[in-house]
RNA sequence: GCCGGCGUAGCUCAGCAGGCAGAGCAGCGGUUUCGUAAACCGCAGGUCACCCGUUCGAACCGGGUCGCCGGCU
Numbered sequence: 001g002c003c004g005g006c007g008u009a010g011c012u013c014a015g016c017a018g019g020c021a022g023a024g025c026a027g028c029g030g031u032u033u034c035g036u037a038a039a040c041c042g043c044a045g046g047u048c049a050c051c052c053g054u055u056c057g058a059a060c061c062g063g064g065u066c067g068c069c070g071g072c073u
Stems, first nucleotide, its partner, number of pairs: 001072007010025004019056001027043005049065005
């Protein structure tokens, strides 16, 4: 330098024929207990890496940039 994959909640990841953004764990509150843990119930938490474009509408499509991983030279 070229090619490919990935970037979504604090962490690990779903969501891939465009249409309300989710799960588990962690966190907070509650129930329970003499108390703690566990269990159960609930709550909060996200500019979907960034910019531009297409579209009535983009996490999802197109272009570019950045970062990480792998391959080739």